[in-house]
RNA sequence: CCCUGUUAAAGCCUAACUGCAUGUGAGUGCAGGACGGAAAACUGCGGGUCUUGCAAUCCAAUAUGCUUUAUAUUGGUAUGAAGAUAGCCGGGUUACACAA
Numbered sequence: 001c002c003c004u005g006u007u008a009a010a011g012c013c014u015a016a017c018u019g020c021a022u023g024u025g026a027g028u029g030c031a032g033g034a035c036g037g038a039a040a041a042c043u044g045c046g047g048g049u050c051u052u053g054c055a056a057u058c059c060a061a062u063a064u065g066c067u068u069u070a071u072a073u074u075g076g077u078a079u080g081a082a083g084a085u086a087g088c089c090g091g092g093u094u095a096c097a098c099a100a
Base pairs, nucleotide, nucleotide: 005098006097012037013036017032018031019030020029021028022027035087041093042092043091045090046089047088048085049084050083051082052081054080055079058076059075060074061073062072063071064070
């Protein structure tokens, strides 16, 4: 110096929940608070999970119209695309201390 490990010491981070703010939403930020964490530091590269303001397909309802066709609105489903999640898993990068 590198790998592995977590014995000691000094520290660090902060789940749920609560309040405020923000976003269509999943979520996020700040404050309080600690379930836990040896990378619970950073990074959306791969997978998983979650969201739907958007697109187009399909179904249903309503309206326009005498019927059919067509148009518009609303709701729903799978898909695409975009987004979220790093304390879901893996990868990449960085890092304090020091026994066996």
Record summary
This is a predicted structure of a 100-nucleotide RNA (c-di-GMP-I riboswitch aptamer) from Sulfurovum sp. Of the family's consensus pairs, 95% are formed in the model. Its mean pLDDT, the model's own confidence on a scale to 100, is 80.